[in-house]
Model confidence (mean pLDDT): 81 of 100. A computed fold for a 73-nucleotide RNA from an Elusimicrobiota bacterium, annotated as transfer RNA. Its Rfam family is "tRNA". Its family is annotated with triplet codon-amino acid adaptor activity in the Gene Ontology. The family's RNA type in Rfam is transfer RNA.
């Protein structure tokens, strides 16, 4: 330098055009307990890497940029 893949909650990931974006783990609160763990119930936490475009409508499609990974040279 060229090609391919990834970027969504604190972490690991799902969601591939249409409802106010979800799960597990973690965190916090409550119940329970002598205390804790476990269990059960509930809550907080995201403007989907950034910018632009297409569309009635974009996390999702397209382009550029940034970061990361793999391969080739």
């Nucleotide at each position: 330098g060229c090609g391919c893949c990834c970027u969504u909650a604190g972490c690991u990931c799902a969601g591939u055009g249409g409802a106010u974006a979800g799960a597990g783990c973690g965190u916090c609160u409550g119940u329970c307990u002598a205390c804790g763990a476990a269990a059960c119930a509930g809550a907080a936490g995201g403007c989907c890497a950034u910018u632009g475009g297409u569309u009635c409508a974009a996390a999702u499609c397209c382009a550029a940029u940034a970061g990361g990974g793999c391969g080739c040279a």